[in-house]
Molecule: small-subunit ribosomal RNA
Organism: Hemiselmis rufescens
RNA sequence: AUGGAGAGUUUGAUCCUGGCUCAGGAUGAACGCUAGCGGCAGGCUUAAUACAUGCAAGUCGAACGGUAACAGGUCUUCGGAUGCUGACGAGUGGCGCACGGGUGAGUAACGCGUACAAAAUCUGCCUUUCACUGGGGGAAAGUCGCUGGAAACGGCGAAUAAUCCCGCAUAAGACCACACUAUCGCAUGGUAGAGGGGUUAAAGGCUUCGGCUGGUGAAAGAUGAUUGUGCGUUCCAUUAGCUAGAUGGUAAGGUAACGGCUUACCAUGGCAACGAUGGAUAGGGGGCGUGAGAGCGUGAUCCCCCACACGGGUACUGAGACACGGACCCGACUCCUACGGGAGGCAGCAGUAAGGAAUAUUGGUCAAUGGAGGAAACUCUGAACCAGCCAUGCCGCGUGAGUGAUGAAUGCCCUUUGGGUUGUAAAGCUCUUUUGGAUAGGAAGAAUGGUCGGGAUUUAUCCCGGACGCGACGGUACUAUCAGAAUAAGCACCGGCUAACUCCGUGCCAGCAGCCGCGGUAAUACGGAGGGGGCUAGCGUUGUUCGGAAUUACUGGGCGUAAAGCGCGCGUAGGCGGACAUUUAAGUCAGAGGUGAAAUCCCAGGGCUCAACCCUGGAACUGCCUUUGAUACUGGGUGUCUUGAGUUCGAGAGAGGUGAGUGGAAUUCCGAGUGUAGAGGUGAAAUUCGUAGAUAUUCGGAGGAACACCAGUGGCGAAGGCGGCUCACUGGCUCGAUACUGACGCUGAGGUGCGAAAGCGUGGGGAGCAAACAGGAUUAGAUACCCUGGUAGUCCACGCCGUAAACGAUGAAUGCCAGACGUCGGCAGGCAUGCCUGUCGGUGUCACACCUAACGGAUUAAGCAUUCCGCCUGGGGAGUACGGUCGCAAGAUUAAAACUCAAAGGAAUUGACGGGGGCCCGCACAAGCGGUGGAGCAUGUGGUUUAAUUCGAAGCAACGCGCAGAACCUUACCAACCCUUGACAUCCCUGUCGCGGUUUCCAGAGAUGGAUUCCUUCAGUUCGGCUGGACAGGUGACAGGUGCUGCAUGGCUGUCGUCAGCUCGUGUCGUGAGAUGUUGGGUUAAGUCCCGCAACGAGCGUAACCCUUAUUUUUAGUUGCCAUCAUUUAGUUGGGCACUUUAAAAAGACUGCCGGUGAUAAACCGGAGGAAGGUGAGGACGACGUCAAGUCAGCAUGCCCCUUACGCCCUGGGCUACACACGUACUACAAUGGUCGAGACAAAGAGUUGCAAGUCUGUGAAGGCAAGCUAAUCUCAUAAACUCGAUCUCAGUUCGGAUUGCAGGCUGCAACUCGCCUGCAUGAAGGUGGAAUCGCUAGUAAUCGCCGGUCAGCCAUACGGCGGUGAAUCCGUUCCCGGGCCUUGUACACACCGCCCGUCACACCAUGGAAGCUAGCCACACCCAAAGUCGUUACCUUAACCUUUUGGAGGGGGGCGCCUAAGGUGGGACUAGUGACUGGGGUGAAGUCGUAACAAGGUAGCCCUACUGAAGGUGGGGCUGGAUCACCUCCUA
Repeated sequence: AUGGAGAGUUUGAUCCUGGCUCAGGAUGAACGCUAGCGGCAGGCUUAAUACAUGCAAGUCGAACGGUAACAGGUCUUCGGAUGCUGACGAGUGGCGCACGGGUGAGUAACGCGUACAAAAUCUGCCUUUCACUGGGGGAAAGUCGCUGGAAACGGCGAAUAAUCCCGCAUAAGACCACACUAUCGCAUGGUAGAGGGGUUAAAGGCUUCGGCUGGUGAAAGAUGAUUGUGCGUUCCAUUAGCUAGAUGGUAAGGUAACGGCUUACCAUGGCAACGAUGGAUAGGGGGCGUGAGAGCGUGAUCCCCCACACGGGUACUGAGACACGGACCCGACUCCUACGGGAGGCAGCAGUAAGGAAUAUUGGUCAAUGGAGGAAACUCUGAACCAGCCAUGCCGCGUGAGUGAUGAAUGCCCUUUGGGUUGUAAAGCUCUUUUGGAUAGGAAGAAUGGUCGGGAUUUAUCCCGGACGCGACGGUACUAUCAGAAUAAGCACCGGCUAACUCCGUGCCAGCAGCCGCGGUAAUACGGAGGGGGCUAGCGUUGUUCGGAAUUACUGGGCGUAAAGCGCGCGUAGGCGGACAUUUAAGUCAGAGGUGAAAUCCCAGGGCUCAACCCUGGAACUGCCUUUGAUACUGGGUGUCUUGAGUUCGAGAGAGGUGAGUGGAAUUCCGAGUGUAGAGGUGAAAUUCGUAGAUAUUCGGAGGAACACCAGUGGCGAAGGCGGCUCACUGGCUCGAUACUGACGCUGAGGUGCGAAAGCGUGGGGAGCAAACAGGAUUAGAUACCCUGGUAGUCCACGCCGUAAACGAUGAAUGCCAGACGUCGGCAGGCAUGCCUGUCGGUGUCACACCUAACGGAUUAAGCAUUCCGCCUGGGGAGUACGGUCGCAAGAUUAAAACUCAAAGGAAUUGACGGGGGCCCGCACAAGCGGUGGAGCAUGUGGUUUAAUUCGAAGCAACGCGCAGAACCUUACCAACCCUUGACAUCCCUGUCGCGGUUUCCAGAGAUGGAUUCCUUCAGUUCGGCUGGACAGGUGACAGGUGCUGCAUGGCUGUCGUCAGCUCGUGUCGUGAGAUGUUGGGUUAAGUCCCGCAACGAGCGUAACCCUUAUUUUUAGUUGCCAUCAUUUAGUUGGGCACUUUAAAAAGACUGCCGGUGAUAAACCGGAGGAAGGUGAGGACGACGUCAAGUCAGCAUGCCCCUUACGCCCUGGGCUACACACGUACUACAAUGGUCGAGACAAAGAGUUGCAAGUCUGUGAAGGCAAGCUAAUCUCAUAAACUCGAUCUCAGUUCGGAUUGCAGGCUGCAACUCGCCUGCAUGAAGGUGGAAUCGCUAGUAAUCGCCGGUCAGCCAUACGGCGGUGAAUCCGUUCCCGGGCCUUGUACACACCGCCCGUCACACCAUGGAAGCUAGCCACACCCAAAGUCGUUACCUUAACCUUUUGGAGGGGGGCGCCUAAGGUGGGACUAGUGACUGGGGUGAAGUCGUAACAAGGUAGCCCUACUGAAGGUGGGGCUGGAUCACCUCCUA
């Protein structure tokens, strides 16, 4: 010393930049819901709008004449008289009314604040001191009389008092002038003194007679006021020049006083970039809110100052006003009126209307405090003190406290149905009584005052005492007693931020929302409910403001890429500035003094029961001024110095600049020669040129422009920029050396100069190139890319323009902070004389410290510091509009707002993608073989049709798929007819004892209903119709659903893909996302293995383990086999198990061996052996994940839906339709074939509701009889292609078989819709298939047949298996497709089926322009000019004074003059509103046209400029913020 918190939101994720939003506090607040009490405070922020009514400033009889009203007295002739007394209306006079109270319109100013000054001033009442107060005069109200007017208000005549008015006297230290002295002051000058001269005063009243009070002059004080000055005091430069009394002087006038304050004359000044002038806004301050502070915002209540009082002007009176409740005039408005004329001013207190989201009572009292008057009593006081209304704020209190668990019951809510929760909550029991109610008591605030008594002194006054009288608030605060839990809880919230969760309803609807965002059928986000967290007589919302926001950064930010360095110099003002000495003391520091009002804030005490609130004291008020010191630093003065800077001398390099001249190569053109049919151009072409001779080639000529090689991260220049050679002129730089000057320096707002390309003007020039334009192509189109031409322009001279990605996206200058390696220009040294070392100045690369969000920068800083300039503050709108300046124009420069969004952005990361790159693989291409696409038919799908044609599957990865088999059934669809606890399950009640099988008949389409014959007559038992079981009937819980959602799910499956990948632990690196490992060099089918390596290991995948197959052995031989021996028609039988085979166990193959290559590795190549060789072949096996992939109709399942129907039964129909389109198969088109005849060789399966031999019948399908077989035994079962022989002979055929007719067979309840098969007959299309497209690498393709499942039968040509015959080709990886790894770019991340641009069309919003129209405001010029001050005049008039009595002085009225408010006219400036039409901009659901950008975005992009017009294209110049490949150079290893 008391003082500082963050969060959400850009991304797939990260770091940063950056905006938006939230949590806190405050409020003169308002609104919504709610509301018990008290204390203290506050209460028209809007219309300075208009005001009805009442009140808010009077008082004094002790200044005066008096007596209208009241009371008393006196007199009375009772009619009355009398100011006699208390008093007092109106009047004269005095003081007050300039205070108090209100408001904030105006004012950007000496208005306010602060500190000074007045030697340039005034000041009533009050205080102190000195002196005086003599003697006269004059008028005029009230009143009376007459009289005008509706009123307001007057007019004439007469009388009159004073503290009213006026002379005279007296009078100074007052005032005036003169000439002096002393002293003081920064100056003008002040103060004091003496001298004589001149001028100027007064009022009385009361009295107890003592006096008191008033009056006059002067000097002081106090108070109040006035004036001047320094400093401070909002925004706009898209306001840059302003000013004529303007700046100063002299003189005069004026003022309390200085002064152009005013006037005359003279001079021409004064202010301004340190912001004048103009415009906009605004009362200022103490303070208040917030903040850690610095600040920012604000100026309610309270206090100080200012200004204003219906709008404007003016003066009068007065000590004080140019006067809120005074006057005059003009204007607007309102009111009265007899129409002639008058009255008024709430921004005082209440109150009314209006406006508005919004702000109170037409209250009480002068009791206290204060004010005015008065001698006083007292009067007046909407100042003030109180009360009323309002949760407007702050503070306090209460709505009860304790106990009470079977955690009661009921209810609400939830539930996994067990329970949980509301909840000690309630009830019950025991207490308390604040508050509210009743009753009773009851303050302080009161001091003055008058009166009586006493005391002190100068008897005016003061002090003490007694009784008396005065309280609006108010019978209030407070206190006591009584009864009784009695009278008293709401509001918003519960997705994250942010404490607090469930159910129902809703279904991108209704709605919510501060930001992010919720809601499309399971919403903790909408609405309701239950519960919960929060605050509490309040709670929430809205507005405003500070904070958070370091988001304007003084404290305390930035500018390479995020917003931000001027294109570059020179240089003015300004800012900053080397070394030493000395001086000064402005800045700076210290001490002292003055001031900084009070209140507020803070601290300490104290008073209301506490607190809020109030009181007392302290501290503080960070400021300003004065003064005294200090002198390190900064500044000023003086002197010196040389290191900064500059000069001199000698060298050096250079595309530095300007001008003149000159050279060769090339293009084009012209002339001539040779020569002949093409040339040119492109991806390919065409336009074009050429037989009138092109292109090509040779020679000659003309002309313009540009300067190859050298040439280089080489040089020069401030930048733009500069390139053949020579000459002339000229700027700058570097090195070396000596001497000189002596801070002369750095930066640089304005200013000024230079400034690529394009463009403009004038005049030349024009070879090539080339915007525009024309033509040809390309294309859906092609206003483009490509091609052929081609004009401005490009070139020169002169003059404009002034912009670029004018870039190192990096301002200039200075100093400091490791190095290494190049290169350019000098100098020095050394020697081995062509090298090394050192140094200065340039130009590059790498890299440390350090910096950075990262990338990167790194002595040429983006490091560490200093100085100066420029610039930035979310994106869009927009570098735009308007205005200004510049320009011939194009345009440049300066430069907003409304509106809109919650982002826009930088760097890096992981993916994905690329018409990027590298490496590699795959029947991916290629090489081959065979197909599909054409025909007919089968089958599936779409479409159409239908009562229904049930549903699903949809690129690959739907389509001979679910379906391994729809005539009924299946079946889910349609039509019709039935049933309703149901066809099926469990439970309950009642009844029966069964059930089941079977015959017949009737109705019906059948389900079903009715009748009927026969057989059988349940089990256990504790003997109880007890139990089980079955059936029938009933009741309700329930059943049932192929109804919806595969985007709520499980399970299963497809696919990338049998591709080689996908990850983890620990460690390390990085702020982090992440990286590393997993990359690299080899190799492999493989993340397979080896080596290397900040990695070391591990897991899921790969491989292997499993099955089949290929070889062999062993074991075992029946139903299998038969070599040998016998036997038979026949492995038939004996016999055997050798072989084949079967099926169990083993063996075998592992790069094991050899050679070569390779790093001596992994591995590869070749070979040997072997049945098999490098995974032997095939299968099963499918990582992390992707596709919201498929399936709710296989099954299961949440939610929703139906419940006499969306359930169930049944008959018939449909799923089989048919102008058409597609997919997948089959059969073919024929001779490598068809047909006929003969002959041969398999494997694997199936079979008792079955396969069926054999035999008979039939042409055949098939039928009759029937052996065998529950299968290595029997059967299906003849395999076919093939071989041999014959025939057909190239035809729509002896190919092909569709279609159709007739006749049959089989299955089945039933073949019409709608089965298969047979025989005879019929004999269609089709002659090898367009674009396109599919499969296959070896026992494969192709081709040939066999079997099985499902199944009564079968639409099977399908599907799943089996064997027979049995090829061709692979050079290779350029291309297509898919995939893997590495790398690169990215504006993609829903990830290229991405993103995204502009015109057009529609709707809405704000805005610019615009012929104009309207209004306001400002200044100017002129006209008119009220009231009024001032001046003037002498027409009228006039009490005091003078007078010669006539008049005069002076005054008043009137006239005139100057100034002037308002008004009028005119042309302007500025501002605002509006405006037909029009321009662009923004926002909107899926609109139209294209595809510009992001990848090399398919023509790299972008910047400036010009020309054309949708994004855009092209030309010229520039940039890299361009990919890829190659080369050069440099650096590192």